[in-house]
Overview
Model confidence (mean pLDDT): 78 of 100. A computed fold for a 269-nucleotide RNA from a Candidatus Bipolaricaulaceae bacterium, annotated as Bacterial large signal recognition particle RNA. The sequence is in RNAcentral, with records from ENA. The gene name in the source record is ffs.
RNA sequence: CCGUGCAGGGCGGGGGGUUAGCGGUCCCCUGCACCCAAAACCCGCUAUACGUGGGGCCCAUGGGCCUUCCGAGAGGGCACGUAGGCGGAACCGGCCCGGGUGCGGAGGCGCUGACGGUCGAGCCCCCUGCGACGCACACCGGUGAACCCCGCCAGGCCCGGGAGGGAGCAACGGUAAGCCGGUCCCUGCGGGUGAUAGGGGAUCACUUGGCCCGAGCCAAAGGCCCGGGAUGCGCCCGCCGAACCGCCCCCGAAGGAGGCCCCGCACGG
Numbered sequence: 001c002c003g004u005g006c007a008g009g010g011c012g013g014g015g016g017g018u019u020a021g022c023g024g025u026c027c028c029c030u031g032c033a034c035c036c037a038a039a040a041c042c043c044g045c046u047a048u049a050c051g052u053g054g055g056g057c058c059c060a061u062g063g064g065c066c067u068u069c070c071g072a073g074a075g076g077g078c079a080c081g082u083a084g085g086c087g088g089a090a091c092c093g094g095c096c097c098g099g100g101u102g103c104g105g106a107g108g109c110g111c112u113g114a115c116g117g118u119c120g121a122g123c124c125c126c127c128u129g130c131g132a133c134g135c136a137c138a139c140c141g142g143u144g145a146a147c148c149c150c151g152c153c154a155g156g157c158c159c160g161g162g163a164g165g166g167a168g169c170a171a172c173g174g175u176a177a178g179c180c181g182g183u184c185c186c187u188g189c190g191g192g193u194g195a196u197a198g199g200g201g202a203u204c205a206c207u208u209g210g211c212c213c214g215a216g217c218c219a220a221a222g223g224c225c226c227g228g229g230a231u232g233c234g235c236c237c238g239c240c241g242a243a244c245c246g247c248c249c250c251c252g253a254a255g256g257a258g259g260c261c262c263c264g265c266a267c268g269g
Base pairs, nucleotide, nucleotide: 001269002268003267004266005265006264008059009058010057011056012030013029014028015027016026020046021045022044023043024042034055035054036053037052062262063261064260065259066258067257068256069255073251075249076248077247078246084240085239086238087237088236092234093233095229096228097227098226099225100224101223103222107218108217109216116212117211118210119209120208121207122206124201125200126199127198128197129196130194131193133190134189135188136187138183139182140181141180142179143178149174150173151172157166158165159164
C1' cells in the first nucleotide's frame, strides 16, 4: 500500500399538530437529502425516550461535537378588538334644496369722478295733432236695363177721306243703381300703426343726461346661522373579525465564521 472480516458511525435537519412525555405516520419550512413494509379510538418507546422490521450503499478529498453571526418558516402574545363584513338606529356630522348673514373676499367698476343728493329725459297710463297703412266716400276708365229708364224709333199698330198726326217694340246711341279696375288731390272712419309733435298723469324699480359733493362701490366661490328633504357615507349600537402589515416572546432549517474530537481491531498478500 492492497484485499477480506469485525467494531464504531453516516445516508438529513427543523417547526406545527398529536401525546403524560419522547420519536414516527400527518401538515408545513429548509434542502445535495438510499430502497421496501405497517402505523390515528395508530405504531415504537420512557428523561438511557430523537422510532420499529427487512434490504442496500458509504466512511479520511471523511465524519461528529461546541460557540457565535445571520436567518427561511411555524407557534404564542400585543395593538385596550384596527382594517373589513353583516344587521340595527336616525341624535349629530356629511350630502341636496330654500332663506338669512355687520363673515368672506376671486374678480370687476371708480379722481377721465364711486356712494349719496338734486333736476330732467326714457321705460308705464290717458288725451290731442301729424305721418304711414287699410277701408269707405269722391274722382277717372270700363261694364251695366226683354218691359215697368232716356233719345231716335225701320217694320207693324192706332186716328184721319187725304195731307198728315200719335203711341211705340226690336236694332242703334246713351244713362241709373250695381259690378270690375285705377288714383289718393279733398272728406270720413279704423287700430297689437310710428326711432313722430304737444299736453297731462303715475313712479323713483330700472336705463340715461346735467349739476353739487369728493372715495368709495358691486361682487363669484367659501364660512356661519335657520328651516326642510333624501339617503344610510361617517359617527353611534349589536354580532363576527388579527388574513395582510407592525412590535414583542419562544422555537428555529439552510448558510457564514471560529474552535475541538475521532480516524480503531484481526487475518492474508
It matches the Rfam family "Bacterial large signal recognition particle RNA". Rfam links the family to the GO terms SRP-dependent cotranslational protein targeting to membrane, signal sequence recognition and signal recognition particle, plasma membrane targeting. The family's RNA type in Rfam is non-coding RNA gene.